[in-house]
RNA sequence: GAUGAACGCUGGCGGCGUGCUUAACACAUGCAAGUCGAACGGAAAUAUAUUAUUAGCAAUAAUAAUAUAUUUUAGUGGCGGACGGGUGAGUAACACGUGGGUAAUCAACCUUCGACUAAGGAAUAACAAUGAGAAAUCAUUGCUAAUGCCAUAUAAGCUCACAGGGAUGCAUAUCACAGUGAGAAAAGAUUUAUCGGUCGGAGACGAGCCCGCGUCUGAUUAGCUAGUUGGUAGGGUAACGGCCUACCAAGGCGACGAUCAGUAGCCGGUUUGAGAGAGCGAUCGGCCACAUUGGGACUGAGACACGGCCCAAACUCCUACGGGAGGCAGCAGUGGGGAAUAUUGCACAAUGGAGGAAACUCUGAUGCAGCAACGCCGCGUGAAGGAAGAAGGUUUUCGGAUCGUAAACUUCUAUCGAUCGGAAAGAAAAAAAUGACGGUACCGAGGUAAGAAGCCCCGGCUAACUACGUGCCAGCAGCCGCGGUAAUACGUAGGGGGCGAGCGUUAUCCGGAAUUACUGGGUGUAAAGGGUGAGUAGGCGGUUCUAAAAGUCAUAUGUGAAAUAUCCUGGCUUAACCGGGAGGGUGCAUAAGAAACUUUCAGGACUAGAGUACAGGAGAGGUAAGCGGGAAUUUCUUAGUGUAGCGGUGAAAUGCGUAGAUAUUAGGAGGAACACCAGUGGCGAAGGCGGCUUACUGGACUGAAACUGACGGUGAGUCACGAAAGCGUGGGGAGCAAACAGGAUUAGAUACCCUGGUAGUCCACGCUGUAAACGAUGAGUGCUAGGUGUCGGGUCGAGAGAUUCGGUGCCGGAGCAAACGCAAUAAGCACUCCACCUGGGGAGUACGGCCGCAAGGCUGAAACUCAAAAGAAUUGACGGGGGCCCGCACAAGCGGUGGAGCAUGUGGUUUAAUUCGAAGCAACGCGAAGAACCUUACCAAGGCUUGACAUACAAGUGAAGCAAUAAGAGAUUAUUGCGCCCUUCGGGGCGCUUGAACAGGUGGUGCAUGGUUGUCGUCAGCUCGUGUCGUGAGAUGUUAGGUUAAGUCCUGCAACGAGCGCAACCCUUGCCUUUAGUAGCUAACGUAAAGCCGAGCACUCUAGAGGGACUGCCGUGACAAACACGGAGGAAGGUGGGGAUGACGUCAAAUCAUCAUGCCCCUUAUGUCUUGGGCAACACACGUGCUACAAUGGCUGUAACAAAGCGAAGCGAAGCAGUGAUGCGGAGCAAAGCGCAUAAAAGCAGUCUCAGUUCGGAUUGUAGUCUGCAACUCGACUACAUGAAGUCGGAAUCGCUAGUAAUCGCGAAUCAGCAUGUCGCGGUGAAUACGUUCCCGGGCCUUGUACACACCGCCCGUCACACCAUGGGAGUUGGAUGCACCCGAAGCCAGUGACCUAACGCAAGAAGGAGCUGUCUAAGGUGAAGCCAGUGACUGGGGUG
Repeated sequence: GAUGAACGCUGGCGGCGUGCUUAACACAUGCAAGUCGAACGGAAAUAUAUUAUUAGCAAUAAUAAUAUAUUUUAGUGGCGGACGGGUGAGUAACACGUGGGUAAUCAACCUUCGACUAAGGAAUAACAAUGAGAAAUCAUUGCUAAUGCCAUAUAAGCUCACAGGGAUGCAUAUCACAGUGAGAAAAGAUUUAUCGGUCGGAGACGAGCCCGCGUCUGAUUAGCUAGUUGGUAGGGUAACGGCCUACCAAGGCGACGAUCAGUAGCCGGUUUGAGAGAGCGAUCGGCCACAUUGGGACUGAGACACGGCCCAAACUCCUACGGGAGGCAGCAGUGGGGAAUAUUGCACAAUGGAGGAAACUCUGAUGCAGCAACGCCGCGUGAAGGAAGAAGGUUUUCGGAUCGUAAACUUCUAUCGAUCGGAAAGAAAAAAAUGACGGUACCGAGGUAAGAAGCCCCGGCUAACUACGUGCCAGCAGCCGCGGUAAUACGUAGGGGGCGAGCGUUAUCCGGAAUUACUGGGUGUAAAGGGUGAGUAGGCGGUUCUAAAAGUCAUAUGUGAAAUAUCCUGGCUUAACCGGGAGGGUGCAUAAGAAACUUUCAGGACUAGAGUACAGGAGAGGUAAGCGGGAAUUUCUUAGUGUAGCGGUGAAAUGCGUAGAUAUUAGGAGGAACACCAGUGGCGAAGGCGGCUUACUGGACUGAAACUGACGGUGAGUCACGAAAGCGUGGGGAGCAAACAGGAUUAGAUACCCUGGUAGUCCACGCUGUAAACGAUGAGUGCUAGGUGUCGGGUCGAGAGAUUCGGUGCCGGAGCAAACGCAAUAAGCACUCCACCUGGGGAGUACGGCCGCAAGGCUGAAACUCAAAAGAAUUGACGGGGGCCCGCACAAGCGGUGGAGCAUGUGGUUUAAUUCGAAGCAACGCGAAGAACCUUACCAAGGCUUGACAUACAAGUGAAGCAAUAAGAGAUUAUUGCGCCCUUCGGGGCGCUUGAACAGGUGGUGCAUGGUUGUCGUCAGCUCGUGUCGUGAGAUGUUAGGUUAAGUCCUGCAACGAGCGCAACCCUUGCCUUUAGUAGCUAACGUAAAGCCGAGCACUCUAGAGGGACUGCCGUGACAAACACGGAGGAAGGUGGGGAUGACGUCAAAUCAUCAUGCCCCUUAUGUCUUGGGCAACACACGUGCUACAAUGGCUGUAACAAAGCGAAGCGAAGCAGUGAUGCGGAGCAAAGCGCAUAAAAGCAGUCUCAGUUCGGAUUGUAGUCUGCAACUCGACUACAUGAAGUCGGAAUCGCUAGUAAUCGCGAAUCAGCAUGUCGCGGUGAAUACGUUCCCGGGCCUUGUACACACCGCCCGUCACACCAUGGGAGUUGGAUGCACCCGAAGCCAGUGACCUAACGCAAGAAGGAGCUGUCUAAGGUGAAGCCAGUGACUGGGGUG
């Protein structure tokens, strides 16, 4: 884009079309084919006339007969029921399409021409009578007519037979002419105009038959065929013909797809497409086939006949059970099936058909109407103005935004619908009559915006976004995918987008899809080259001449129906629709041509392709036979020497060995394989081929140019070869070695390792026929830059070398390629032929077939399932990959932890509560720089509800507050007493009460967030701009060679620069100078002592400003530089030491309980106040510490030496008291001033003497001190007493490289009080580092990757469970189809016909028929072997979860 559509929601009008795609299922009812009385005899009715009878006086009436006329029509007869209408079951076929043929034919009606239309006969229906039957219907007898039937006459012409000459043709032959003989016709009617009838010729319409070409799928259908193929003769037909019969021959079809199976009406056309194509074959038109199923003929011009006949079968109906009737795939309609498809309508007015002389009759053909948005087309549902941007809805950052000029309102119009009035054409060549549609189309009038809008969508593709609800639920989904609490994706709403009387969905087809590639694809690695050759058919093929004209080209003619489609044009108001005209129609046929190319089983020539002969050299080419050696290897065996092990492994063990192994010496046996040479060397088609010799033998190469003269290339089938393993028979068997056994390894080890060991490996013959049979690259020919090796020949050359032919390698240009790469040995440019591919899995499986002894091979699907599978390359990450480098990473050392007691944190447990968080490193002396109350978030109990706290409003009010008393655990409550301010008098301020906004939350979510922090890691990295390279992702820079602590620097380089990081700048410490000199210092001077004072600022010190260090200098190293090493000088030397400083990022790392914050939740409670309790529990486990276990020590005594801090609700001196904690006291000090404040270890002296101790101090008792409302749960300290474990700590594990570890004390923050913690300060003060193999972590380069949530990745198979489709399966059920046999209706034909019979005959008879028989044959029955499908206990694998 399309549809004969269906479904969902919705639905105003009109025009034109279309409407059982399924059950060719079954059908009630009505209609769909009749007509002609001008073919015929009757009959009936009516009218008139006449006659007769009867009634009547008569008119007249009735009845009967006759005649005439009119009407009707059962029957005979004629024509038509073979058309029109329906359907698509069958059919793969001369069925259809197209073009021809008929010299092989027919033809009613129609037109035209010619010739006729004579004279007779016998019947029969109707009818009547009788009879049978329920009926349908039938029988017998009798009568009668014809355009019915029969015999005869005639024959222009016709047919047949015979023979004649002529003309023509594509064979048989045909045509016309003349002759002889034979044969066959007729129908009448009438209104007298005509209409008929017969024979013959022609035409037209139509039909039959034949032929070329075209016409679906399957080879898992490869052979089919017996009237089959042909001939002769005959029959039959309108006609040719095995169409049929007899005889004869053995043919015919098939890989160019026969046969079989499946599917299917074919075409014009139609849908789509740029086209080529692909799909379809409704309506309309042409052809075919069919008419319940099957068979058959009759009649006829035409049928083997839809509304005819006979028979068989199934079904339905009627029946008196004897027998009969029927065929909607005609139009309506019914049931059924189905997702689904209409009225039991009107009319013959028109068009057409049948009959008729005609009037006319018939016509469910047709014309119309009805139903259905089923399709196409057209129209409408209003138009203009209208901002207070109304109300309302939605949303919001609360300002607004949006629906939105939309509405309201004002003005206007009236298409459609509705009402009323008028009113056609369609009617047809003299006039009249005739309209189903239809009072319809159309026209007019009045009047009202009144009656007329929905559907789908809004994540991307794809135009269109927000809110709420929901919370991996409910749901959506065409693909990707959405939904787990902020969903533009679900549902609803608002808004928006699209289309619009429709809109979506589903189904189907084409396109996009170059995704079956003719146009127009591929095969090294994505799917795809056959394992290799020889060669058949086939398709393809060198140079030249001549001819032919099959292909080819051009011209002309015919055809290619109409409709459709294209263009032009016309008619309905327009369009759809319809009419007219034109052009085109790739095709087929015919005629006469052309000859370049292809072709020719036409002819001739050539040598460049190919081959033969000749001369050479190379080679693991093949087959067979024979031979060889021990420098070899190994086993076995014999003998000797010799003694305890051998062997094997990562380490071992099994195994062998004192019955003498291994080792070694000598002899023998046996099999297999052939070191070195040996080489990206050689040969071969591939597989493959390696000791030597011989025989036979294939191929390639070079040279020269004698011969043949296109002999060629490819190659479906076919044939041959074809590694290893395997199979069969018979040998052989040294080594090796599946299976197997044992030993190890391991969680296990049906493995890897070890010790053994059988098939096999070897030979002969036969089979198998596969491999990553690989260059993953089919064969052949030609062409297209170079460079460099090598093998075999030739030529030139003294040689080096050059050149040429053939092979074999590497590099590389153009070109190709998705890239990788290929590149004269192409994967380049071309040609020829073959093979193969078309998403992954299922599956190279199943079934079938072929091959094989088997194993198995070849051929080779489907159901089902997934949305991918795959290739090449890129960036990362990873590796029990590689290279380089670093780090207290290991190593070398020192000291610890893990064992004890205690402190502290965590887990667990317990509890009313033991609040919460932190969880490997990177949680655990962490948040917490300090839980008795408070803190406090937890629990119990008691209270409050605008609240403990904030802002603002309204109303009321003057209090709030303080003091005392009482109750209570307290919060709180009650009582008493005291008790507002300013003012312009309007009110305001400050409070309280009430109300309503709101407060409040340490409630949830750190996976919604900000901020802050940890970590990799103070690791050296992370990026950008421009340029360049690449299709691209990306790369380059940033890699390389050096160097560094460093992406630090240097050199090189398609890169050149830059940024964040590194370093430096900052602080501190180490040296010096200078400035300054109090509260600091004191060398000189004064002073009895004390920096105490005077004095001084030299020194120390303090704190400002400067200097100093930069690989600057020298030497060595490397080509150089960067740099490294050594040295000098220097307080300090190669970033001097320390700190602060943390790139891009990672871990959904931590924190909603510091704070802030979205959303959710609570609101007399999850808020708030209070008392008490808990956070401090205790079988246990872990982390971090303290103190120890002692003599490098403990204890006692004693003239030592710091730094850095802190102090007013503070530090607190001296002095006094106490054993002590401490108390009393209060000087001084807001501090270089006073105080905390004695530093300790060390040193010196003494004692202890290796013990659970004079070590160790837990625990406990008693008595106290201090802080504080308050030390019970639950503080610290003191004194006396008590004196536990512990004697250096398993596996494992931590810190540290110098003023460091270790050790010693001091201070501060928090703090009323409470430190073994934390953060600082100084004192004393080591040991060791060979080195980078290993462990851990990290950086750079490289490599592999099926990983990218990135190895804590990915992923394989069994088993268990559920579901799905499928193979096998004892069988079983059904279907289709041939074959064989039996039976055999109707019927044609044949035979017979003694029976019957009107036409002719004097008769005999002729002629016809019944009956019977036979061939053929439908249906039916039986049988065997197959085919297809359903189903089946059980079973096999497969897929999904």
About this RNA: Predicted 3D model of a 1441-nucleotide RNA (small-subunit ribosomal RNA) from an uncultured Lachnospiraceae bacterium. The RNAcentral record of the sequence draws on ENA, Greengenes and SILVA. Model confidence (mean pLDDT): 83 of 100.